Context: one part of a larger RNA
RNA sequence: CACCGCCCGUCACACCAUGGGAGUGGGUUGCUCCAGAAGUGGUUAGCCUAACCUUAGGGAGGGCGAUCACCACGGAGUGAUUCAUGACUGGGGUGAAGUCGUAACAAGGUAGCCCUAGGGGAACCUGGGGCUGGAUCACCUCCUU
Numbered sequence: 001c002a003c004c005g006c007c008c009g010u011c012a013c014a015c016c017a018u019g020g021g022a023g024u025g026g027g028u029u030g031c032u033c034c035a036g037a038a039g040u041g042g043u044u045a046g047c048c049u050a051a052c053c054u055u056a057g058g059g060a061g062g063g064c065g066a067u068c069a070c071c072a073c074g075g076a077g078u079g080a081u082u083c084a085u086g087a088c089u090g091g092g093g094u095g096a097a098g099u100c101g102u103a104a105c106a107a108g109g110u111a112g113c114c115c116u117a118g119g120g121g122a123a124c125c126u127g128g129g130g131c132u133g134g135a136u137c138a139c140c141u142c143c144u145u
Stems, first nucleotide, its partner, number of pairs: 003108001005105001008101002011098001013095004018090003023085012039070006046064004052059002111132009
């Protein structure tokens, strides 16, 4: 490359990341409960017992056993958090030559835009209020010539 311009949204196709999602699987972790090996520490009326004491009976001490407490692993329930995954679903982004229209840019062919309500394949349309960042025409005021 200058209106044979620019440009908006739905829809279709492809790819990318992402939200929701009945859930599913895993990590970390809180609380409650069950259970409790070994060890340690208590208690001990049972059994055993060389060193010490002894009035020769036994005693002290020790060992075994029993029991209680602490407690690792394990188990059950219920929460928190995090990662992955999940039928389906929501929009988003990107992609020379797809579909439908033409909303915006000129008074863009109904001026546009903002807020709000309703409506609609889609851009949007309609009502109410507001703004000029509206063209044109007429008039008024002011400034310059």